[in-house]
A computed fold for a 354-nucleotide RNA from a Bacillota bacterium, annotated as Bacterial RNase P class A. It is recorded under the gene name rnpB. Its Rfam family is "Bacterial RNase P class A". Rfam's curators write: Ribonuclease P (RNase P) is a ubiquitous endoribonuclease, found in archaea, bacteria and eukarya as well as chloroplasts and mitochondria. NCBI's taxonomy places the organism under Bacteria, Bacillati, Bacillota.

RNA sequence: GGAGCGGACCAGGUGGCCGCGGGUCACGACAUGGCCCGAGGAAAGUCCGGGCUCCGUAGGGCAGGGUGCUGGGUAACACCCAGCGGGGGCGACCCCAGGGAAAGUGCCACAGAGACAUACCGCCUCGUGGGUGUCACAGCCACACGAGGUAAGGGUGAAAAGGUGGUGUAAGAGACCACCGGCAGCCAGGCGACUGGCUGGCCAGGCAAACCCCACCCGGAGCAAGACCAAAUAGGAGGGGGAUGACGCUGCCCGCCGAUCCCUCGGGUUAGGUCGCUGGAGGUACCAGGCAACUGGCUACCCUAGAUAGAUGGUCACCCGAGACAGAACCCGGCUUACAGGUCCGCUCCUUGG
Numbered sequence: 001g002g003a004g005c006g007g008a009c010c011a012g013g014u015g016g017c018c019g020c021g022g023g024u025c026a027c028g029a030c031a032u033g034g035c036c037c038g039a040g041g042a043a044a045g046u047c048c049g050g051g052c053u054c055c056g057u058a059g060g061g062c063a064g065g066g067u068g069c070u071g072g073g074u075a076a077c078a079c080c081c082a083g084c085g086g087g088g089g090c091g092a093c094c095c096c097a098g099g100g101a102a103a104g105u106g107c108c109a110c111a112g113a114g115a116c117a118u119a120c121c122g123c124c125u126c127g128u129g130g131g132u133g134u135c136a137c138a139g140c141c142a143c144a145c146g147a148g149g150u151a152a153g154g155g156u157g158a159a160a161a162g163g164u165g166g167u168g169u170a171a172g173a174g175a176c177c178a179c180c181g182g183c184a185g186c187c188a189g190g191c192g193a194c195u196g197g198c199u200g201g202c203c204a205g206g207c208a209a210a211c212c213c214c215a216c217c218c219g220g221a222g223c224a225a226g227a228c229c230a231a232a233u234a235g236g237a238g239g240g241g242g243a244u245g246a247c248g249c250u251g252c253c254c255g256c257c258g259a260u261c262c263c264u265c266g267g268g269u270u271a272g273g274u275c276g277c278u279g280g281a282g283g284u285a286c287c288a289g290g291c292a293a294c295u296g297g298c299u300a301c302c303c304u305a306g307a308u309a310g311a312u313g314g315u316c317a318c319c320c321g322a323g324a325c326a327g328a329a330c331c332c333g334g335c336u337u338a339c340a341g342g343u344c345c346g347c348u349c350c351u352u353g354g
Stems, first nucleotide, its partner, number of pairs: 001350010012319007020038007040325001044336002047334005052222004059254004064218005069083005084098001085096004099213002104211002106207003120154002122150008130141003162180006181203001183200007226275004236265006248256002282302004286297004320323001
């Protein structure tokens, strides 16, 4: 200098004028005025997990759903960290729903004879026929048919009877042998996933984001949750169910609870107000523990929308590197997706110079 890998961060700036939401002060209310604050790293998708609230504490079974290598972290998780195994890359590093296929069922397109069971071609043996040969047999054969053996070889396929080499055989075959792969047992190391060694018999295709089996986890509904106040009214009319248990607690059963529930017609008040509502499992620095995720401690400092028809905007001027994706609606931890341009830190490979 070039090419790359991992991580952290920024997300136009300044000023004038006008406007909007909230807080506070000026006065006791409205109004008005001053001052202060006013979107994001994803506010998004609503995909996981939790807090909070209510459901008559929500117990048992079935069904259903979720997770799925190991150990740890956490309020919890499908998240994070550290490892193991497999795969990719020269490397920094990246990716993997990664339990069980010798419990059972199912599936394996097309091609192919056959997809766990098969003989299409080929190879080998025997028989019959034919040819050749002979005086006649015997013998011989790029021949035909039949019976059988064979998974070496060809061919098909993503996948074809563990692989390679040898022995062996009529031809062959884990039939036998060596090495390798897989499996089982034992020993050693590790908390564990797993790794290494020895021995054994000889092998058992793949798919579980197919059913299924195994282990663990899961009550439901959600801020329009829910609480209070005010206004209006009515104890309206009709029909039906219910102590032989309605409604409700989970889809069903058991179990629990214990009196109202459902439909239709007619009418009233209203998108009434207050709370929930935003400062919190919050961040940074320091100390301690831990490889790390993270946890504990102590002071200091920092943050700072809270609307309810829903504010966070418009316009003008200047500057620069000319500005992407995008807008809160109870809150928090994650994941995923979108994103112009730029900054910083650590690392790898190649090349060059000293």